Context: one part of a larger RNA
RNA sequence: UCAUGGCUAAGGAACUAGGCAAAUUGACCCUGUAACUUCGGAAGAAAGGGUCCCCGACUACGGUCGGGGCGCAGAGAAAUGGCCCAGGCGACUGUUUAACAAAAACACAUGGCUUUGCUAAAUCGAAAGAUGACGUAUAAGGCCUGACACCUGCCCGGUGCUGGAAGGUUAAGGGGAGAGGUUAUCCCGACUCGUCGGGAGAAGCUUCAAACUGAAGCCCCAGUAAACGGCGGCCGUAACUAUAACGGUCCUAAGGUAGCGAAAUUCCUUGUCGGGUAAGUUCCGACCUGCACGAAUGGUGUAACGAUCUGGGCACUGUCUCAGCCAUGAGCUCG
Numbered sequence: 001u002c003a004u005g006g007c008u009a010a011g012g013a014a015c016u017a018g019g020c021a022a023a024u025u026g027a028c029c030c031u032g033u034a035a036c037u038u039c040g041g042a043a044g045a046a047a048g049g050g051u052c053c054c055c056g057a058c059u060a061c062g063g064u065c066g067g068g069g070c071g072c073a074g075a076g077a078a079a080u081g082g083c084c085c086a087g088g089c090g091a092c093u094g095u096u097u098a099a100c101a102a103a104a105a106c107a108c109a110u111g112g113c114u115u116u117g118c119u120a121a122a123u124c125g126a127a128a129g130a131u132g133a134c135g136u137a138u139a140a141g142g143c144c145u146g147a148c149a150c151c152u153g154c155c156c157g158g159u160g161c162u163g164g165a166a167g168g169u170u171a172a173g174g175g176g177a178g179a180g181g182u183u184a185u186c187c188c189g190a191c192u193c194g195u196c197g198g199g200a201g202a203a204g205c206u207u208c209a210a211a212c213u214g215a216a217g218c219c220c221c222a223g224u225a226a227a228c229g230g231c232g233g234c235c236g237u238a239a240c241u242a243u244a245a246c247g248g249u250c251c252u253a254a255g256g257u258a259g260c261g262a263a264a265u266u267c268c269u270u271g272u273c274g275g276g277u278a279a280g281u282u283c284c285g286a287c288c289u290g291c292a293c294g295a296a297u298g299g300u301g302u303a304a305c306g307a308u309c310u311g312g313g314c315a316c317u318g319u320c321u322c323a324g325c326c327a328u329g330a331g332c333u334c335g
Base pairs, nucleotide, nucleotide: 001330002329003328004327005326006325007324008323010321011320014319019316027051028050029049030048031047036041038147052069053068054067055066056065057064058063070074082314083313084312085311086310087309088308089306090305094106095105111144112143113142114141115140116139122131123130124129148301149300150299151298153231154230155229158228159227160224161223162222163221164220167219168218169217173213174212178208179207180206181205182204185200186199187198188197189196190195191194232250233249234248235247236246259293260290271287272286273285274284275283
């Protein structure tokens, strides 16, 4: 010096990002116990008292009552909850990043939409077959939500899905008008007289191929948002001012309803007011000017629960003012 322990005057969070760490509390018996609440809880709430040994009486044999004794200390050691208030999030028990994250993430009971009539849908597999299920719509699969209470508004224009089949478009295929190539033959020209050049051209073979026909799909017509998603702007107006119940106008598929709101969401912002402090960028209660909340990508509440996050208080303490001493181990010096 480091590590791990023990003690500390006075103060008691002044430390610090933050009471991190440490301290306090602690077992059993008795008394007593608030808000709130889903009436179960909250609750070991909180706050208090007792606990050893000897003798006697009683006893349901657990103990109770009376008398006495000792110590600083009687759960005489060890082990063995600190508590309260308020708020956010998630209902809860549970699960998770084996080895930096345990959470507000995942799951969950609940609710909803949707697919599937059984050789079910879905999934694995070239197939056979298997799971689903030796189940049968109170079942099975997919997606979302996430206890409970009160609720869940408007928009189907876009995208998706479902239904429709009149019309438009539309492939291969069918169909084959017509056109092209080839040339038996014929005509013209040239000559060295059997060849060359040019033209027309049947049948056959062959190439291209129009009209017409031709399904789903798409266009089209409807439905559907607890499907993906979306949910306006400008101007004026009341007898102080301010504001605008009211009016005008433009656009839209429709213009955000209830509830909540500087919020895990608020940029400006340490918004403004109130509370708490001597002093509060955090916190709590309001306001609403919501940059950019909002209703199962659920909205708002909520008892209980949480090694969760945030703010405050009591108790307690070497966290600190500000350090000191001791023990053990390591290091260091000497050997």
Source information
A computed fold for a 335-nucleotide part of an RNA from a wastewater metagenome, annotated as large-subunit ribosomal RNA, domain IV. The full RNA is in RNAcentral, with records from SILVA.